[in-house]
Context: one part of a larger RNA
Molecule: large-subunit ribosomal RNA, domain VI
Organism: Patescibacteria group bacterium
Parts: sequence; C1' cells; structure tokens
RNA sequence: CGUAGGAAAAUUGAAGGAAGUCGUCCCUAGUACGAGAGGACCGGGAUGAACGAACCUCUAGUGUAUCAGUUGUCAUGUCAGUGGCAUUGCUGAGUAGCUAUGUUCGGAAAGGAUAACCGCUGAAAGCAUCUAAGUGGGAAGCCUCGCCUAAGAUUAGUUUUCCCUUUAAUCCUCCAAGGAGACUACUUGGUUGAUAGGUUUCAGGUGUAAGCACAGCGAUGUGUUGAGCCGAGAAAUACUAAUAGGAUAUUGACUUUAAUG
Repeated sequence: CGUAGGAAAAUUGAAGGAAGUCGUCCCUAGUACGAGAGGACCGGGAUGAACGAACCUCUAGUGUAUCAGUUGUCAUGUCAGUGGCAUUGCUGAGUAGCUAUGUUCGGAAAGGAUAACCGCUGAAAGCAUCUAAGUGGGAAGCCUCGCCUAAGAUUAGUUUUCCCUUUAAUCCUCCAAGGAGACUACUUGGUUGAUAGGUUUCAGGUGUAAGCACAGCGAUGUGUUGAGCCGAGAAAUACUAAUAGGAUAUUGACUUUAAUG
C1' cells in the first nucleotide's frame, strides 16, 4: 500500500514445514513343525537405545555487585572494626536466570488408493489362463489422520462485537517496566494504578556478625546467637516515579444486466 467505511477479537484452511528409526525380554508356547537337535507365524504385554521438543521439581553445572574463611600490602591517627589492590587475590559454599549429564513428553493407532506379488470369475482359444470386460487382497513407501506455520490464498475468505450523537470506537507519541528484546517489534501497566524502585514479612543462601560480659598469662574459647549479612524469588504496602499530549470520523465508489416497486 492492498484486501471498496473505520476498528477489536475469534476462526476456516489453499498451501508449506517438521516428524517418520531400531532393539531386547515375557506371554501365547517349549505349542505348530521336526526322528531328534531345535523351534515359530499370527496376536498381546513390558522395557530400552539413538533422535527430537519443552521444562528446571529432583540430580549436576555456571552463578566476576551473595555469604564466610584466609595471605601480602596500602589506607582509615593508634587498638578494634572496616575498605582498596593483588586473575573474582586465593579458598569453601551458593539464590534467581541460563543449562544437561536431569525431568516430562513424542514416533503410535486408524482409514484410503497402490507396488512387487497372491487371488476370484472369465473368454479370445469348447481346454487352460489373475485380464481382455468385471472384481478382491497386498508394504517401513504414497495420500489422509496427529503436530507447527498459514487469507498478499490479489480467488486477499468466514463469524461476533463496537463506532460514525464532535469528549466516537480505537490507536499512536510519551512514561514505569519485562514473560520480550541488537534497534524496532511484542507483552504488562500508566493514579479508577501494584508497572518498577523503596519498605515490611516470608522463601532461599551463607553459617553463629559487631559490641559487651565471662574463662584463660596468652593464642583463643564460651554466652548473648541459627546470629548478622544477603543480586535477581513470593506476598503485602502508593512512600518515590508512571507528568502530559496527539491522530483517525459525518453511513461507506461507479457501470451494466435481471427482478420487484
């Protein structure tokens, strides 16, 4: 821009894409078969491998603005307590998020037309013949079914609702943000508000802060104390910030044919 008014939703599915795999064990049944050795078809059940998708409850990683321990040195006048630098100084753990080695799920079943092949009826050719007329079966393959995208499918579809009462329905800029993200877009919210920050409580992490008291000559230990501290998690709470603006509209072209008036 188009989809012959403007919007918001819900859909149909032309077409396209992905997927499509393979074992082992048990029952049927030690049955059919076979002298025996051996040992099934068909059918039913269980459990895996590899592959794929989603997710983070568990397990395991990462987790450079989390917590603790600790070395050297500098600073804070000194002690104590802290802070900077040294690969995040090193070390031990670790929330959210992101992950796989973790968890869950998938291939199926079913229908149709067939291939090789197997048939029925059956002449040409009094027989025979699956084929010539006619009519069945038959594959991991083909087309459906199931999953994803999908009306720019210009054949541009369908349905529902709203608006055209000048403060229209609706949308945009802008702003607070993240389930989104290079930007844009998308999604949530914008005071009729929990969108982010802050605060409080909780979850979770670390592991018993500082100060003081006591014990010890002292290093240190014990008590206060599962303490103190804490990034991303949950809930609550308007304390702070979401200020304020703009766009679009007047009943929806024309022609021809037919019908009705």